A computed fold for a 576-nucleotide part of an RNA from a metagenome, annotated as small-subunit ribosomal RNA, 5' domain. The full RNA is in RNAcentral, with records from SILVA. Its Rfam family is "Bacterial small subunit ribosomal RNA". Its mean pLDDT, the model's own confidence on a scale to 100, is 82.
Context: one part of a larger RNA
RNA sequence: GAGUGAACGCUGGCGGCGUGGAUAAGGCAUGCAAGUCGAGCGAUUUUCUUCGACAAGGUUUUGACAAGCUUGCUUGUUGGAGCCUUGAUGAAGAUUAAUAGCGGCAAACGGGUGAGUAACGCGUGGGUAACCUACCUUGAGGAGAAGGACAGUCCGUCGAAAGACGGAGUAAUGCUUCAUGUUACCAUGAACCAUCUGGUUCAUGGUCAAAGACGGCCUAUGGCUUGCUAUGCUGUCACCUUAAGAGGGGCCCGCGUCCUAUCAGGUUGUUGGUAGGGUAACGGCCUACCAAGCCUAAGACGGGUAACUGGCAUUAGUGUGUGGUCAGUCACACCGGGACUGAGACACUGCCCGGACUCCUACGGGAGGCUGCAGUCGAGAAUCUUUCCCAAUGGACGAAAGUCUGAGGAUGCGACGCCGCGUGGGGGAUGAAGCGUUUCGGCGUGUAAACUCCUUUUGUAGGGGAGGAAAGGUCUGAUGGUUAAGAGCUGGCAGACUUUGACUGUACCUUACGAAUAAGCCACGGCUAACUCCGUGCCAGCAGCCGCGGUAAUACGGAGGUGGCAAGCGUUACUC
Numbered sequence: 001g002a003g004u005g006a007a008c009g010c011u012g013g014c015g016g017c018g019u020g021g022a023u024a025a026g027g028c029a030u031g032c033a034a035g036u037c038g039a040g041c042g043a044u045u046u047u048c049u050u051c052g053a054c055a056a057g058g059u060u061u062u063g064a065c066a067a068g069c070u071u072g073c074u075u076g077u078u079g080g081a082g083c084c085u086u087g088a089u090g091a092a093g094a095u096u097a098a099u100a101g102c103g104g105c106a107a108a109c110g111g112g113u114g115a116g117u118a119a120c121g122c123g124u125g126g127g128u129a130a131c132c133u134a135c136c137u138u139g140a141g142g143a144g145a146a147g148g149a150c151a152g153u154c155c156g157u158c159g160a161a162a163g164a165c166g167g168a169g170u171a172a173u174g175c176u177u178c179a180u181g182u183u184a185c186c187a188u189g190a191a192c193c194a195u196c197u198g199g200u201u202c203a204u205g206g207u208c209a210a211a212g213a214c215g216g217c218c219u220a221u222g223g224c225u226u227g228c229u230a231u232g233c234u235g236u237c238a239c240c241u242u243a244a245g246a247g248g249g250g251c252c253c254g255c256g257u258c259c260u261a262u263c264a265g266g267u268u269g270u271u272g273g274u275a276g277g278g279u280a281a282c283g284g285c286c287u288a289c290c291a292a293g294c295c296u297a298a299g300a301c302g303g304g305u306a307a308c309u310g311g312c313a314u315u316a317g318u319g320u321g322u323g324g325u326c327a328g329u330c331a332c333a334c335c336g337g338g339a340c341u342g343a344g345a346c347a348c349u350g351c352c353c354g355g356a357c358u359c360c361u362a363c364g365g366g367a368g369g370c371u372g373c374a375g376u377c378g379a380g381a382a383u384c385u386u387u388c389c390c391a392a393u394g395g396a397c398g399a400a401a402g403u404c405u406g407a408g409g410a411u412g413c414g415a416c417g418c419c420g421c422g423u424g425g426g427g428g429a430u431g432a433a434g435c436g437u438u439u440c441g442g443c444g445u446g447u448a449a450a451c452u453c454c455u456u457u458u459g460u461a462g463g464g465g466a467g468g469a470a471a472g473g474u475c476u477g478a479u480g481g482u483u484a485a486g487a488g489c490u491g492g493c494a495g496a497c498u499u500u501g502a503c504u505g506u507a508c509c510u511u512a513c514g515a516a517u518a519a520g521c522c523a524c525g526g527c528u529a530a531c532u533c534c535g536u537g538c539c540a541g542c543a544g545c546c547g548c549g550g551u552a553a554u555a556c557g558g559a560g561g562u563g564g565c566a567a568g569c570g571u572u573a574c575u576c
Base pairs, nucleotide, nucleotide: 001576002575003574004573006572007571008570009569010568013421014420015419016418017417018416019414020413026377027376028375030374031373032372035105036104037103040102041101043099044098045097048093049092050091051090054087055086056085057084058083059082060081061080062079063078064077065076066075067074068073069072112332113331114330121257122256123255124254125253126252127251128250131249132248133247136245137244138243139242140241141240142239144178145177146176147175153168154167155166156165157164158163184207185206186205187204188203189202190201191200192199193198212237213236214235215234216233217232221230222229223228224227258304259303260302265295266294267293270292271291272290273289274288275287276286277285307329308328309327310326311322312321313320314319334355335354336353337352338351357368358367359366360365387410388409389408393407394405395404396403397402424454425453426452427451434445435444436443437442459513460512461511462510463509464508468503472498473497474496475495476494477493479491480490481489482488520565521564522563523562524561525546526545527544531560532559533558534557535556541548542547
């Protein structure tokens, strides 16, 4: 001199873009952070429509009985029918919304942290003739038949709760069995190819599969009600088998990867073999048996420290230091261990066991895991809002509309950093006052101020006002595909209408007002730009080094002046 995820002191106008728990991987109140699908399924509740019957009331009509008598009328009791109103219930259909459950997919991503790890962990280059791969894309083929349950529900029991148990009983794209079956898998044989133990092809024998849902339509078939329907045809999505692709992953190897010899020997599943088990897969990965090997001064083993890299800082470069934000990989999820499910986990907001801690309890027993986003306590020199929105980008699910998303987008706080702007501009005296100094003549502050003319970035108040919006929905048109079809579905195209913004009335533009709202910090002996006066008197103090201070201190403290940088300036710490 440059730099920093900085902190401290003094000071502080605005904006843009970044950035912010480096210490205790210490403990955590509260809220949210992973759901979605009713176009897989059965229930329960609910909205609407239609129909039927019931009860009550009113009214009209009619029959029977009794009484009064005015002898055909009135009143009372009772029965039937029609209409209206109200109530509640039931059935069917379509439909709206919701709830928990079964089922599918997702939850292995995204987000956090760096404790552990000196290792094939990472980086780089290869291998896999030793492997796997859900969703996606492409090709080929298929989807026949049957059955038994379990949730939910109802009934009952136990418990303070968490929850548990028994009985009855139901659906499915849930589960099971049978059938069929290719280029799949297994075995045998053959041919070709390869050289790494194999690869490819052919033949024979054996083994393994499936699920439907939602639309549209009558061309043929069946059924009939002759124009309706499905078991039919057809479209989309889903399902099964198989071949390939893409993307993703597992495993193996060469090389590289901190300090320490005041760590010199280490190792018994250790090193190799045979056989078996296990895995998607090679392998002491595991087991039994056999052999006695294997590593090491080119540093084994031990100890310490540490996530690694792209990068970042510095430097002319070589190097040295570093690994925060962003990106890739790895590891971890209260501590330790374990498996289950699944294409994928030995799984941050899944399960089980042990432990520590916290909470609830009726004392019998239960519940929990912020190294997600905010927030809180603690420790610390020190590090933010318990905000808004899914509008955009992306993700999960869904046919879609859409739902969810503390990913993400915004916003707030902090001069923490970088960049930009401003705190006014012109004129203005042999030069006010004040202050400082003086050889008392003067000199300095100093065109600085006042004063005058002007401007309005910024500010305050008012007005106007983008862009981030593309999608999506409804409809129309012509056209391509599918098809029996002018239906439906679908591809791209054109057009019309309509809808979606958290930020936000934001950026920006404009009007009015008025120099108005806005300057500090450090230094001034030399290094090192910048000097005098007063106070103090080896005191008080300064100091990066040299050194200053003991009565004329440019070095201490104050003042005036000057220099430097500037919304910052100094100090401290660390790196080059």